[in-house]
RNA sequence: GCUGGAGUAGCUCAGCUGGUAGAGCAGCUGAUUCGUAAUCAGCAGGUCACCGGUUCGAUUCCGGUCUCCAGCUCCA
Numbered sequence: 001g002c003u004g005g006a007g008u009a010g011c012u013c014a015g016c017u018g019g020u021a022g023a024g025c026a027g028c029u030g031a032u033u034c035g036u037a038a039u040c041a042g043c044a045g046g047u048c049a050c051c052g053g054u055u056c057g058a059u060u061c062c063g064g065u066c067u068c069c070a071g072c073u074c075c076a
Base pairs, nucleotide, nucleotide: 001072002071003070004069005068006067007066010025011024012023013022019056027043028042029041030040031039049065050064051063052062053061
């Protein structure tokens, strides 16, 4: 330098032939218990990496930038 993949809740990841974003764990509250753990019920938590474009509408499509991972190639 080139190619491919990834970037979504605190963490691990789903979601995508475009239609107002979910799970598990973690957190908080309550129930249960003498108390803790476990269990059960509920709650909260997101500018979907960033900037533009297309569209009535973008996490999803297109272009660019950044970060990480893998592979290939050239020069010294």
The RNA shown here (transfer RNA) has 76 nucleotides and comes from a Candidatus Omnitrophota bacterium. It matches the Rfam family "tRNA". Rfam classes the family as a transfer RNA. Its family is annotated with triplet codon-amino acid adaptor activity in the Gene Ontology.